[in-house]
RNA sequence: UGAGACGACUGGGCGGCCGCGCCGGAUUCGUCCGGUGAGGAAAGUCGGGGCUCCACGGGCAAGGUGCUCGCGAAACGUGAGUCGCGGUGACGUGCAGGAAAGUGCCACAGAGAAUAGACCGCCGCUUUCCGGGAGACCGGGAUGCGGUAAGGGUGAAACGGUGCGGUAAGAGCGCACCAGCGUCCCGAGCGAUCGGGGCGGCUUGGUAAACCCCACCAGGAGCAAGAUCAAAGCUGGGAGGCGCCCGGUGGUCUCGGCAACGAGACCCUCCCAAGGUGGAUCGCUGAGAUGGAUGGCCGCCCACCCUUCUUCGGAAGGGGGACAGAACCCCGCUUAUAGGUCGUCUCACCAU
Repeated sequence: UGAGACGACUGGGCGGCCGCGCCGGAUUCGUCCGGUGAGGAAAGUCGGGGCUCCACGGGCAAGGUGCUCGCGAAACGUGAGUCGCGGUGACGUGCAGGAAAGUGCCACAGAGAAUAGACCGCCGCUUUCCGGGAGACCGGGAUGCGGUAAGGGUGAAACGGUGCGGUAAGAGCGCACCAGCGUCCCGAGCGAUCGGGGCGGCUUGGUAAACCCCACCAGGAGCAAGAUCAAAGCUGGGAGGCGCCCGGUGGUCUCGGCAACGAGACCCUCCCAAGGUGGAUCGCUGAGAUGGAUGGCCGCCCACCCUUCUUCGGAAGGGGGACAGAACCCCGCUUAUAGGUCGUCUCACCAU
């Protein structure tokens, strides 16, 4: 200098005028004064918790989590690591237990895709043909039976790899080394894990973001949760329906034959109670509404962009600040975000 990796911060400033919510004070009740009033995500409502109400005997099913250690109230959170994968590297990324408990699936291609498999090839034998040979027999082709997983071919994957021996040809059939698996031991680490050594059978495909198995966790609903007060109407209970007046009337009806007197039902008025609808208050917050305030205009300045001029210092004019916006609170995650600032690190090239 160029190309990159990772992280943190910021998200216009000042002033004036008008307006809005809440709180406090004053008031002549008209208003006035003072204070205070969005975000890093207030968003998505995804995870966890507080708080509230309901439920609360057991089991199964369904659900969630799934490497280690720490932090944290907890978490599908976060920090540092381990392992796998990608990158030359800084670094990125992973729902990272079990496939040797069982079941299922593995497209296309291919003979065969999981108790393997014989298409070509290789090897042995039967029958037969051709050629050669005096003959024994030799060479080649076809057919059938069998052996063979070395070689070819298909595929993402073909049942360990390389070499030597062995064999009719071959094969962990035998051996050496390597890889992998199981098991035992030693060393490093809190641990996941890593490094090394011995022994064993010679070998066990992939897929659990298929069923499943294992370990651990877990009641449900959510502030329109819920709590308090409490009209009208309904329900239950109680009281009253009078006084004056010669007479009549005594809310209406029924019953005791009528009257008197009494009883019952219904109606009306009032009172009380239960219940908790309309409604109100609380829950509710150093913003705190409950039809939901947090806004608008102007001036100057600043980051940035465009045009013109330029003595290359700059000047003039114009434009111009994203995403978005609380509704119980908190901790996280995810997503959106114009422009700007800073830090750490990597690779390549050049100079000293």

Predicted 3D model of a 352-nucleotide RNA (Bacterial RNase P class A) from an Actinomycetes bacterium. The source organism's lineage runs through Bacteria, Bacillati, Actinomycetota and Actinomycetes. Of the family's consensus pairs, 95% are formed in the model. The sequence was found by an Rfam model in a public genome assembly. Its mean pLDDT, the model's own confidence on a scale to 100, is 76.